RNA sequence: GCACCUGUAGCUCAAUCUGGAUAGAGCAACGCACUCCUAACGCGUAGGUUGUCAGUUCGAUUCUGGCCAGGUGCG
Numbered sequence: 001g002c003a004c005c006u007g008u009a010g011c012u013c014a015a016u017c018u019g020g021a022u023a024g025a026g027c028a029a030c031g032c033a034c035u036c037c038u039a040a041c042g043c044g045u046a047g048g049u050u051g052u053c054a055g056u057u058c059g060a061u062u063c064u065g066g067c068c069a070g071g072u073g074c075g
Base pairs, nucleotide, nucleotide: 001074002073003072004071005070006069007068010027011026012025013024020058029045030044031043032042051067052066053065054064055063
């Protein structure tokens, strides 16, 4: 330099292929209950500009392009 893959909650990941309106789950955090106390288990709460900028569209996490970051292969 070229090709491909990945980027979503503090962490690990779904949803993307086939656009549909409010983006979910587990763990972690916080609160409640339980317990003599703690842990575990149970119930609940909060937490997201979906890497970024633009485009297409009535509507974009999803499609298109540029850029950024990480990874793999080739040279």
Model confidence (mean pLDDT): 80 of 100.
A computed fold for a 75-nucleotide RNA from Candidatus Dojkabacteria bacterium UBA5232, annotated as transfer RNA.
Taxonomically the source falls in Candidatus Dojkabacteria (Bacteria, Bacteria candidate phyla).
Its Rfam family is "tRNA". It is annotated as a transfer RNA.
The sequence was found in a public genome assembly.